[in-house]
Molecule: c-di-GMP-I riboswitch aptamer
Organism: Firmicutes bacterium HGW-Firmicutes-14
RNA sequence: CGACGAAAAAGGCUAAACCGUUGAAAGACGGUGGCGCAAAGCUAUGGGUCUACGGUGAUUAAUCACUAGGAUCGCCAAGCUGCCGAA
Numbered sequence: 001c002g003a004c005g006a007a008a009a010a011g012g013c014u015a016a017a018c019c020g021u022u023g024a025a026a027g028a029c030g031g032u033g034g035c036g037c038a039a040a041g042c043u044a045u046g047g048g049u050c051u052a053c054g055g056u057g058a059u060u061a062a063u064c065a066c067u068a069g070g071a072u073c074g075c076c077a078a079g080c081u082g083c084c085g086a087a
Stems, first nucleotide, its partner, number of pairs: 004085002012037002017032006035074001041080003045077003048072003054067005
């Protein structure tokens, strides 16, 4: 230095739920909280999944279907970065 991940040490992050804000929604942000996580750090690059304001089509109408330009990195992969040091 790389690989690896312990009944180690110092720490870190924060699921669900609740409250507030925001958004068309999915969701996001903040506070409380802690299911868990050795990258549960960052990136939306590829795939998956979620939503459908807007758009397209159908419909007498109510509505229905399709569609990311929206979202998800705690879905997977990939890229970048990082603490510690037992076997």